Record summary
Large-subunit ribosomal RNA, domain I from a Bathymodiolus japonicus methanotrophic gill symbiont, 498 nucleotides, folded computationally. Its Rfam family is "Bacterial large subunit ribosomal RNA".
[in-house]
Context: one part of a larger RNA
RNA sequence: CGCAUACGGUGGAUGCCUAGGCGAUAAGAGGCGAAGAAGGACGUUGUAGGAUGCGAUAAGCCGCGGAGAGUUUUCAAGCAAACUUUGACCCGCGGAUUUCCGAAUGGGGAAACCCAAUGACCAUAAGGUCAUUAUCAUACUCUGAAUACAUAGGAGUAUAGAAGCGAACCGGGAGAACUGAAACAUCUAAGUACCCCGAGGAAAAGAAAUCAAUUGAGAUUCCCUAAGUAGCGGCGAGCGAACGGGGACCAGCCGAACAGAAUAGAGUUAGUGGAAGCGUAUGGAAAGUCGCGCGAUACAGGGUGAUAGCCCCGUACACGAAAACUCUUUUUUGACAUAUUAAGUAGGUCGAUGCACGUGAAACGUUGACUGAAGAUGGGGGGGACCAUCCUCCAAGGCUAAAUACUCCUUAUCGACCGAUAGUGAACUAGUACCGUGAGGGAAAGGCGAAAAGAACCCCGGAGAGGGGAGUGAAAUAGAUCCUGAAACCGUAUGCGU
Numbered sequence: 001c002g003c004a005u006a007c008g009g010u011g012g013a014u015g016c017c018u019a020g021g022c023g024a025u026a027a028g029a030g031g032c033g034a035a036g037a038a039g040g041a042c043g044u045u046g047u048a049g050g051a052u053g054c055g056a057u058a059a060g061c062c063g064c065g066g067a068g069a070g071u072u073u074u075c076a077a078g079c080a081a082a083c084u085u086u087g088a089c090c091c092g093c094g095g096a097u098u099u100c101c102g103a104a105u106g107g108g109g110a111a112a113c114c115c116a117a118u119g120a121c122c123a124u125a126a127g128g129u130c131a132u133u134a135u136c137a138u139a140c141u142c143u144g145a146a147u148a149c150a151u152a153g154g155a156g157u158a159u160a161g162a163a164g165c166g167a168a169c170c171g172g173g174a175g176a177a178c179u180g181a182a183a184c185a186u187c188u189a190a191g192u193a194c195c196c197c198g199a200g201g202a203a204a205a206g207a208a209a210u211c212a213a214u215u216g217a218g219a220u221u222c223c224c225u226a227a228g229u230a231g232c233g234g235c236g237a238g239c240g241a242a243c244g245g246g247g248a249c250c251a252g253c254c255g256a257a258c259a260g261a262a263u264a265g266a267g268u269u270a271g272u273g274g275a276a277g278c279g280u281a282u283g284g285a286a287a288g289u290c291g292c293g294c295g296a297u298a299c300a301g302g303g304u305g306a307u308a309g310c311c312c313c314g315u316a317c318a319c320g321a322a323a324a325c326u327c328u329u330u331u332u333u334g335a336c337a338u339a340u341u342a343a344g345u346a347g348g349u350c351g352a353u354g355c356a357c358g359u360g361a362a363a364c365g366u367u368g369a370c371u372g373a374a375g376a377u378g379g380g381g382g383g384g385a386c387c388a389u390c391c392u393c394c395a396a397g398g399c400u401a402a403a404u405a406c407u408c409c410u411u412a413u414c415g416a417c418c419g420a421u422a423g424u425g426a427a428c429u430a431g432u433a434c435c436g437u438g439a440g441g442g443a444a445a446g447g448c449g450a451a452a453a454g455a456a457c458c459c460c461g462g463a464g465a466g467g468g469g470a471g472u473g474a475a476a477u478a479g480a481u482c483c484u485g486a487a488a489c490c491g492u493a494u495g496c497g498u
Base pairs, nucleotide, nucleotide: 001497002496003495004494005493006492007491008490009489015483016447017446020418021417022415023414024413025412026411027410028409029407030406031165032164039101040100041099042055043054044053046079047078049075050074051073061095062094063093064092065091066090070083071082072081106115107114108113116133117132118131119130120129121128122127135162136161137159138158139157140156141155142154143153169200170198171197172196173195180187184234210217211216221248222247223246224245225244231239232238252399253398254397258334259333260332261331262330264328265327266326267325268324269323271319272318273317277292278291279290293310294309295299301313302312303311347371348370349369350368351367352366353365354364357384379394380393381392382391383390434441435440454482457469458468459467460466
């Protein structure tokens, strides 16, 4: 040095577990904000720091209700000091307080800071306390130019008016490119992404100047179909209807679906009651075994020293609210009747654009420019160039629930979803540490034991580290780098070989 065996070290795979995630279902809620939000800074406990809570009344104050023996949040013990059956701590509802920044709004500003003015009160030497003081909009009042009346403008007062934030869904405005066409320009991607404005719990649309076809239908929205059809298309790539049929839901109207109060119920926000088992042996421990019982409108689930219907929490079932909110019923009060049929419109020309439809034979809708009717049955629009006949409807004013879309969020339940390199980036002090001037990027890291019973005391040693005894424990090769403890890698002992 190699091989073999045994025992170790290192390492943290695997197994088991779950405190956290992921995806659904059913309900709820669908907003918060100048009455100062979302989000923060700084403080705040007897005791340094982080987290949580709270705000100079600062892990809290008050009232009402629940509950009933311990409590003074957590990492996280200890020490100290207290509260509590005259009901603490805790849970629910309502209220009070709520520093500073932030739309931030008295002015400024390098956010959490600086500097004011006016009024009232207190004090009077400086000063202190409280309130108000942004902009815009609307209404009113007073003023008031060029310019006589006026108007613009200015000043003031009033207003629970607006602003800012928020995950997706919705309407509108504006609007790419990569890509595909096996290149590329029309085309596609796509009216997608991104940006902006605005609204609601849904939004939008909506009661035919609609379709249909010689029969008729009867607002809108959504789903299935019609149908990858008819079509459109460098007739390439691709794009792609409608009529009709079947369903969901149905509602019509011109101020109505409105508001307040009371009435009776239902629900939500704390809760309450809730059946039935003992013994024997084993074992550290019984829920497993054995023996004999019992409950079940409850054998869902979880916990307890191994696998528990009957030990605990629960579960089925039954019940419950002083207060707040929501819904429904009934009653009552208040409020409540627009406009008067739509003209620079319909239509036309040119140019665009939306319609599945790329200018095409291209109707129909919208409109930038220029034009420009009839005006109600002797009128007007449409029926895919256009004309006639026929049919059908009445534009140029407005409102409208449901069926539909979504989930930042709350409650309950579920999973042939994950199980710590998985599942959220994050099971743990995680959007933390760390990186970056910044926008931004962004980790690693779970498990002793049933219970800390977390090793008193002794010895070696540096008043160490670490270890050996002793002790605890079922187990300490479960000793805190702690369940299991694979492999790589490193040793010790023995044997054999060289």